Molecule: transfer RNA
Organism: bacterium
RNA sequence: GGCGGGCUAGCUCAGCUGGUUAGAGCAGCGGAAUCAUAAUCCGGAGGUCUGGGGUUCGAAUCCCUAGCCCGCUA
Numbered sequence: 001g002g003c004g005g006g007c008u009a010g011c012u013c014a015g016c017u018g019g020u021u022a023g024a025g026c027a028g029c030g031g032a033a034u035c036a037u038a039a040u041c042c043g044g045a046g047g048u049c050u051g052g053g054g055u056u057c058g059a060a061u062c063c064c065u066a067g068c069c070c071g072c073u074a
Base pairs, nucleotide, nucleotide: 001073002072003071004070005069006068007067010026011025012024013023019057029043030042031041032040050066051065052064053063054062
């Protein structure tokens, strides 16, 4: 240089063929329980879905482009 894959909550990841509200687990926070702590149980919070542009009535999802990470190849 060429090709392929990935980027979604603090972390690890789901998210189907574009459709109404973007989710789970862990962490953190509040509460219950306990003599107390851990484990356990309950609750709510936390996201401009890597940036920009396009298509569309509608985009995390499709297209273009830039950035970063991983792999293959010369």